[in-house]
Context: one part of a larger RNA
RNA sequence: CUGGGUGUAAAGGGCGUGUAGGCGGACGGGCAAGUCAGAUGUGAAAUCUCCAGGCUCAACUUGGAAACUGCAUCUGAAACUGCUCGCCUUGAGUGAUGGAGAGGACAGUGGAAUUCCUAGUGUAACGGUAAAAUGUGCAGAGAUUAGGAAGAACACCAGUGGCGAAGGCGGCUGUCUGGACAUUAACUGACGCUGAGGCGCGAAAGCGUGGGUAGCAAACAGGAUUAGAUACCCUGGUAGUCCACGCCGUAAACGAUGAUUACUAGGUGUAGGAGGUAUCGACCCCUUCUGUGCCGCAGUUAACACAAUAAGUAAUCCACCUGGGGAGUACGGCCGCAAGGCUGAAACUC
Repeated sequence: CUGGGUGUAAAGGGCGUGUAGGCGGACGGGCAAGUCAGAUGUGAAAUCUCCAGGCUCAACUUGGAAACUGCAUCUGAAACUGCUCGCCUUGAGUGAUGGAGAGGACAGUGGAAUUCCUAGUGUAACGGUAAAAUGUGCAGAGAUUAGGAAGAACACCAGUGGCGAAGGCGGCUGUCUGGACAUUAACUGACGCUGAGGCGCGAAAGCGUGGGUAGCAAACAGGAUUAGAUACCCUGGUAGUCCACGCCGUAAACGAUGAUUACUAGGUGUAGGAGGUAUCGACCCCUUCUGUGCCGCAGUUAACACAAUAAGUAAUCCACCUGGGGAGUACGGCCGCAAGGCUGAAACUC
């Protein structure tokens, strides 16, 4: 390089946006770069191949032919690719109308619970466990009533329900704001797809500065258990968890399944629309679009399974894999305050 692959065997980038590049809808005209045909020139000789000849044969060698699959120029063809001009609307986008949604940011606000504080009632226990003990309590706890303070999370609704590119998003109200969907067919007229680099977003933990700290809780302390117990259980408890701003850039970042497009039996749910029949109206029923589940035929698969939300049949583009260990290590480079991240070997060994 070819070839084969990437749900679970090695292998889909965590996700988006988009540069270069690659690829790209219907019809007509032109050009002729790619493409195709012909001609001319050239493609040294030797070598290789074929046919003859010369050394007794052969190697070797002489002659001839073919070949040198290429390049240049000229002439021509115009189906396909390309370039260019015109035109089209089905791809894509805009507009109009409409309903749905925990999509995002900020501000405000509510009730339950928990803990603490104050006061009242009240007396000897409470708490915890398999059982206990540490712990709390006569300086009045626990229980109960009233009042107050604080922080965090939002029961029921709640649903293989919804929204978001992914991470993710759940009390209520307001302001600002992104996207999708349906109907319509007024407008643009291929404006598209993918996307190396780049840029942005990116759970939790962690880091910096400042705040906050109710509950929970790494570390830590004590009590148990045990042969021991640096654990599991219990009593406490600091970072942290929360907020603002700035870093970090990783996850079983999973559907372990890249994006886009077209096509390929059915059945049954569910969410958001639109239309029809019917009706006084609604429900029911039927059709259709979008999303989300289950079952299942063909087909695929090593099997499991997947099966219109494909892992089926095709096409375009990107990413990635190439035996196990060494090793996601070393070295170098880039990034980071650090922790570390990204890129990423070899010797050796089986």